Molecule: transfer RNA
Organism: Bacillota bacterium
RNA sequence: AGGGAGUUGGUAUAGAGGUUGUGCCUCGGUCUCCAAAACCGAUGAGAUGGGUUCAAGUCCUAUACUCCCUG
Repeated sequence: AGGGAGUUGGUAUAGAGGUUGUGCCUCGGUCUCCAAAACCGAUGAGAUGGGUUCAAGUCCUAUACUCCCUG
């Protein structure tokens, strides 16, 4: 320099235009003499700016950052 992939809570990730789901962490509860484990529940999320659409995490576009490939 050219090509490709990715960016979703504290963390790891899923999601095909129509309610942003799950594991771990955190907090509360049940259980226990106490704790752990187990079970139940709660908080919290779209890299940034535009565009399309009744409706965008999803489609288009620009930028930033990360990773991979080629030379």